[in-house]
Molecule: transfer RNA
Organism: Haloquadratum walsbyi J07HQW1
RNA sequence: GCGCUGGUGGUCUAGUGGUAUGACCUGAGCCUUCCAAGCUCAUGACCCGGGUUCAAAUCCCGGCCAGCGCA
Numbered sequence: 001g002c003g004c005u006g007g008u009g010g011u012c013u014a015g016u017g018g019u020a021u022g023a024c025c026u027g028a029g030c031c032u033u034c035c036a037a038g039c040u041c042a043u044g045a046c047c048c049g050g051g052u053u054c055a056a057a058u059c060c061c062g063g064c065c066a067g068c069g070c071a
Stems, first nucleotide, its partner, number of pairs: 001070007010024003018054001026042005047063005
């Protein structure tokens, strides 16, 4: 330099054009003599810019970052 794969809450992760999913963590409550465990609720996210579309995390182009391969 070229190619491929990926980038989603604090962490891990699902999501092939129409309300962004689940787990852990955190906070509150319930339970318990207390703690742990368990149950309920809450907070919190689509790497950046542009394009297509009524509508984009998703499709297209460019960029950045990470990994792998080729030279």